Predicted 3D model of a 75-nucleotide RNA (transfer RNA) from an uncultured archaeon. Its mean pLDDT, the model's own confidence on a scale to 100, is 81. Rfam family: tRNA. By type it is a transfer RNA. The sequence was found in a public genome assembly.

[in-house]
RNA sequence: GCCCCCAUAGUCUAGUCCGGUCAAGGAUGCGAGCCUCUCGAGCUCGAGACCCGGGUUCAAAUCCCGGUGGGGGCA
Numbered sequence: 001g002c003c004c005c006c007a008u009a010g011u012c013u014a015g016u017c018c019g020g021u022c023a024a025g026g027a028u029g030c031g032a033g034c035c036u037c038u039c040g041a042g043c044u045c046g047a048g049a050c051c052c053g054g055g056u057u058c059a060a061a062u063c064c065c066g067g068u069g070g071g072g073g074c075a
Stems, first nucleotide, its partner, number of pairs: 001074007010028004020058001030046005051067005
């Protein structure tokens, strides 16, 4: 230098192929409550995310372009 893959809450992850519902789902963690003599476990509730910019579209996490970061291959 060229090519391929990946990026979603604190962490892990589903959804992306084939655009569509209401509040982007789940686990774990966090906060509150219930329960308990207390803790833990269990139950209920709550806050929390689509890497960045642009484009297409009635509508983009999803498609297109560029960039950033990470991983891999070739030279």